[in-house]
RNA sequence: ACCCCCCGUGCAGGAGAGUGCAGCCGCAGGGCUGCCGCCGAAGGCGCAACCGGCCCCCGGAAACGCUCAGGCCAAAAGGACUGCAAGGGUGAG
Numbered sequence: 001a002c003c004c005c006c007c008g009u010g011c012a013g014g015a016g017a018g019u020g021c022a023g024c025c026g027c028a029g030g031g032c033u034g035c036c037g038c039c040g041a042a043g044g045c046g047c048a049a050c051c052g053g054c055c056c057c058c059g060g061a062a063a064c065g066c067u068c069a070g071g072c073c074a075a076a077a078g079g080a081c082u083g084c085a086a087g088g089g090u091g092a093g
Base pairs, nucleotide, nucleotide: 005089006088007087009085010084011083012082013081018036020035021034022033023032024031025030037072038071039070043068044066045065046064050060051059052058053057
């Protein structure tokens, strides 16, 4: 200290699954509750691929698995991840 790396921020892109049934509320769009059926890409968890170590134990851990949470007309919101941008940080040399 440009880059690399880490963090959040802004912009853009961004999937999946019920137009479910019943009751109640509402002028309506729709909302709430219950029941069943589903989705996985916030988060969470792990029986866990893989990685590491002082190695038969311990640690880390996925876009894998589970679906607690969340979501399932459309819209909105959310959304892992990807790209771009500037900002903050680290600190070998």
Model confidence (mean pLDDT): 81 of 100. This is a predicted structure of a 93-nucleotide RNA (Glycine riboswitch aptamer) from an Alphaproteobacteria bacterium. It was read from a public genome assembly, where an Rfam model found it. It matches the Rfam family "Glycine riboswitch aptamer". Rfam links the family to the GO term glycine biosynthetic process. About the family: This family represents the bacterial glycine riboswitch.